[in-house]
RNA sequence: GGCAUCAUAGUCAAGCGGCUAAGACGUCGCCCUCUCACGGCGAAGACCGGGGUUCGAUUCCCCGUGGUGCUACCA
Repeated sequence: GGCAUCAUAGUCAAGCGGCUAAGACGUCGCCCUCUCACGGCGAAGACCGGGGUUCGAUUCCCCGUGGUGCUACCA
């Protein structure tokens, strides 16, 4: 260089055309406790960037960026 694959909260991670974008850990508040921890309840927080297709895109297509793997001229 070529090919494949991945990119969603601080971290992990589900969802693969119409969602209020699930869950876990973490964070914050309240309850519990003499206090802390544990436990219970609640809250905030996310679709890599740009185009395209579509009535509608996190999801499909293209380009780019970044990560991972394979490969050494073959398809």